This is a predicted structure of an 83-nucleotide RNA (c-di-GMP-I riboswitch aptamer) from uncultured Pleionea sp.
[in-house]
RNA sequence: AAAGGGCAUUCAAAGCGAAAGCUUUGCUACGCAAAGCCACCGAUCUAAGGGCGUUAAAAGCCUAUGAUAGCGGGGUUGCCAAA
Repeated sequence: AAAGGGCAUUCAAAGCGAAAGCUUUGCUACGCAAAGCCACCGAUCUAAGGGCGUUAAAAGCCUAUGAUAGCGGGGUUGCCAAA
């Protein structure tokens, strides 16, 4: 490169969640050779709870135990097979 395929971006509905976000269904198809799986490392998002703040409040600030595997690294499993 090919063949057979796979995942699914956006949007909507219902539900869960404090939120970030997630699940299911439908429409759609941004893209992905692991865009299969895993939160170990970094990064980013959220801040319920806790802390600071205040005479007291409020605003605001700090902080994952929350989240993102379609942010990167790492681990692990895996379809096909031209040059």